[in-house]
Context: one part of a larger RNA
RNA sequence: UUGGGAGUAAAGAGGGAGCAGGAGGCAAUAGAGGGUAUGUGAAUAAAGAUGGUAGCUCAACUUCGGUAAUUCAUAGAAACUGUUGAGGUAGAGUGUGUGAGAGGAUGGUAGAAUUCCAGGUGUAGCGGAGAAAUGAGUAGAUAUAAGGAGGAACACCAGUGAAGAAGGCGACGAUGUCGCGCAUAACUGACGAUCAGUCCAGAAAGCGUGAGCAACAAAUAGGAUAAGAUACCGUAGUACUCCCCGCAAUAAACGAUGAGUAUUAAGUGUUGGGGGUCAAACCUCAGUGGCGCAGUUAACGCACUAAGUACUCCGCCUGAGUAGUACGUUCGCAAGAAUGAAACUC
Numbered sequence: 001u002u003g004g005g006a007g008u009a010a011a012g013a014g015g016g017a018g019c020a021g022g023a024g025g026c027a028a029u030a031g032a033g034g035g036u037a038u039g040u041g042a043a044u045a046a047a048g049a050u051g052g053u054a055g056c057u058c059a060a061c062u063u064c065g066g067u068a069a070u071u072c073a074u075a076g077a078a079a080c081u082g083u084u085g086a087g088g089u090a091g092a093g094u095g096u097g098u099g100a101g102a103g104g105a106u107g108g109u110a111g112a113a114u115u116c117c118a119g120g121u122g123u124a125g126c127g128g129a130g131a132a133a134u135g136a137g138u139a140g141a142u143a144u145a146a147g148g149a150g151g152a153a154c155a156c157c158a159g160u161g162a163a164g165a166a167g168g169c170g171a172c173g174a175u176g177u178c179g180c181g182c183a184u185a186a187c188u189g190a191c192g193a194u195c196a197g198u199c200c201a202g203a204a205a206g207c208g209u210g211a212g213c214a215a216c217a218a219a220u221a222g223g224a225u226a227a228g229a230u231a232c233c234g235u236a237g238u239a240c241u242c243c244c245c246g247c248a249a250u251a252a253a254c255g256a257u258g259a260g261u262a263u264u265a266a267g268u269g270u271u272g273g274g275g276g277u278c279a280a281a282c283c284u285c286a287g288u289g290g291c292g293c294a295g296u297u298a299a300c301g302c303a304c305u306a307a308g309u310a311c312u313c314c315g316c317c318u319g320a321g322u323a324g325u326a327c328g329u330u331c332g333c334a335a336g337a338a339u340g341a342a343a344c345u346c
Base pairs, nucleotide, nucleotide: 003318004317005316007300008299012314015200016199017198021194026087030083038075039074040073041072042071043070044069049067050066052064054062055061091191092188093187094186095184096183097182098181099180103177105175106174108172109171115149116148117147120144121143126135206247207246208245210243215241220236221235223233258313259312260311261310262309263308268289269288270287271286272285273284274283275282295302296301319346320345321344328339329338330337331336
């Protein structure tokens, strides 16, 4: 390689768009290409195979001429596939009507709370803890009621609820906007699925320039604890967290489950439509849960949201360690990322 696999044993790329490529729905027309089935002709060392014939008393064995097989020449289908031209509507898309939503972007606004500031009232305590101390306070703190400043986050509603490709998304209203469901069946007529390379977006931490800094808090300092305490606890506290622009490209980026299509019991909850009803019941489409047959699985479990039954395409695995290391290359400001071995050991 083949084969066999990938929820948990090694293995689904963290997510999408998409060119090439490979694979592709219905009915039917024409027949480019080819050289199969089949026909004809020719050729082949013998033996062997196969059905017959003949010879050793039979048989084994041996003989003969066929067949088969192979090659060449020639004629040459059908289905399927492909191609050409012309169709159809079940896939896909458009239109019309309607609906839900923390989907994304920009720029505004509110309220609760923390902190700080200036003044008022007021006086010796406050804070913190298992107990304390560091700390702040008679230069008037803590407390209290009004005022002001500023930054960040949005209680309740809130829900195995919603929408989004994933990352991620939750105060309110405004502007413009991507996507999706349902109903209808007017239009296009296979336009579709997957996708190496490529391109796009991608949590947190991190990096560069600038702005900002209420709170929290790596680092750091002081206090405790302890045999020690470079920790857990406590008091402070810088980067960071927030914003603009740019980089970085990784996560248990998880459903540890690639995308698409078809198909296969029942009953139950819920979100958004449609039908139905006076209102219900009920029916149906799309999502999202918990159960459970058949089936499957090593088991656990999965089970119309499959890990069942099948097909198409892509990426991946092939004993453990060495090792996601070394070397080389590409990318990056760096940190590092991507690609990715071997000796040796078992």